[in-house]
RNA sequence: GUGAAAGGCCAGGGCAGCCGCUCCGAUCCAUCAGGAUCGGGGAGGAAAGUCCGGGCUCCACGGGUCAGGGCGGUUGCUAACGGCAACCGGCCGCGAGGCUAGGGAAAGUGCCACAGAAAGCAAACCGCCCCCUGUGCAAAUGGGGGGUAAGGGUGAAAGGGUGCGGUAAGAGCGCACCGCAGCCCUGGUGACAGGGCUGGCAGGGUAAACCCCGCCUGGAGAAAGACCAAAUAGGGAAGGUCCAGUGCUGACCCACGCGAUGCCUUCCGGGUAGGUCGUUCGAGGCCGAGGGCGACCUCGGUCCCAGAGAAAUGGUUGCCACCCCGCUUCGGCGGGGGACAGAAUCCGGCUUACGGGCCUUUCACAUCC
Numbered sequence: 001g002u003g004a005a006a007g008g009c010c011a012g013g014g015c016a017g018c019c020g021c022u023c024c025g026a027u028c029c030a031u032c033a034g035g036a037u038c039g040g041g042g043a044g045g046a047a048a049g050u051c052c053g054g055g056c057u058c059c060a061c062g063g064g065u066c067a068g069g070g071c072g073g074u075u076g077c078u079a080a081c082g083g084c085a086a087c088c089g090g091c092c093g094c095g096a097g098g099c100u101a102g103g104g105a106a107a108g109u110g111c112c113a114c115a116g117a118a119a120g121c122a123a124a125c126c127g128c129c130c131c132c133u134g135u136g137c138a139a140a141u142g143g144g145g146g147g148u149a150a151g152g153g154u155g156a157a158a159g160g161g162u163g164c165g166g167u168a169a170g171a172g173c174g175c176a177c178c179g180c181a182g183c184c185c186u187g188g189u190g191a192c193a194g195g196g197c198u199g200g201c202a203g204g205g206u207a208a209a210c211c212c213c214g215c216c217u218g219g220a221g222a223a224a225g226a227c228c229a230a231a232u233a234g235g236g237a238a239g240g241u242c243c244a245g246u247g248c249u250g251a252c253c254c255a256c257g258c259g260a261u262g263c264c265u266u267c268c269g270g271g272u273a274g275g276u277c278g279u280u281c282g283a284g285g286c287c288g289a290g291g292g293c294g295a296c297c298u299c300g301g302u303c304c305c306a307g308a309g310a311a312a313u314g315g316u317u318g319c320c321a322c323c324c325c326g327c328u329u330c331g332g333c334g335g336g337g338g339a340c341a342g343a344a345u346c347c348g349g350c351u352u353a354c355g356g357g358c359c360u361u362u363c364a365c366a367u368c369c
Base pairs, nucleotide, nucleotide: 001365002364003363004362005361006360007359008358009357010356013320014319015318016317017316018315019314021042022041023040024039025038026037027036028035029034044340048351049350051349052348053347054346055345056221057220058219059218068217069216070215071214072213073087074086075085076084077083088102089100090099091098092097103212104211108210109209110206111205112204125152126151127148128147129146130145131144132143133142134141135140160178161177162176163175164174165173179201180199181198182197183196184195185194186193187192225277226276227275228274235268236267237266238265239264240263241262245258246257247256284303285302286301287300288299289298290297291296322337323336324335325334326333327332
């Protein structure tokens, strides 16, 4: 210098004028509803998707087992996780690095398309070799019987790989190395790694197929839920009042007492409208110190940072900055543009969408010293 790899940071336009919205505080006005002035706060890095995990709330709940669902290398972090960190194994890359649902295929079941002779109690299509036999002078070749998984071919996959020996040709048939299996030793918390001995090599693959094993797991969610509480219509209680009735003797009348599901008054209770809380101080932000490779943890200081409720956080003008296009006498000039998206109970993650700028470390190659 060129080409790559990994990661981090910054902001997601700025200022001013005018017109508006919402919340809070103070003062003033108003009977209330509310209004005015002043001061202060007012969207995001993803507020998104609602895919995981929690806080919180209500409901359910004696214990155990099963079903269902989720997760799956190891050790950690965390409130928790399917998240994150470090490490291990496998695959890819010259490398920095990247990817990885990465328990079990000797419990059982299923599947292995096409191609291919054969796809699971393995298999002779071509080839190679041996024997018998026909033709031929010979080379060679036809037929029959057998051996062979070394070579070719098919396939995602063909019952270890390479080499030497061996053999008619071959074959772990024998040997060496690699791989594999069993046992042991050493190191590591562990996944695992290294080494030694033994064995000639064994029932291929597939579990994001059923399944088996281990671990986790009640349900619903902020329209959760708690409190206050009209009007109207029900419910209950007390008191009053009166009708039927009843009390004194057979009847009737009057008065009195008792007495309703009626009427009046008062009270109580549930629900609705409405209001308040939950609700924004929180696993919180920032700074510093310490521990840890790291995720993260501990301590100290400091700050308060949207809380609306059908939903405020906006519009417009000017200047500057940014990006794009054109022109340029390189000073500028003219025109255009501003993405993704918008809190609604709150946090931790993941994923996806979008437009700029800056920086660090590392690798490969080329050149120079």
RNAcentral holds the sequence, with entries from ENA. This is a predicted structure of a 369-nucleotide RNA (Bacterial RNase P class A) from a Chlamydiales bacterium. The model forms 94% of the base pairs in the Rfam consensus. The same sequence occurs in records of 3 taxa. Taxonomically the source falls in Chlamydiales (Bacteria, Pseudomonadati, Chlamydiota, Chlamydiia).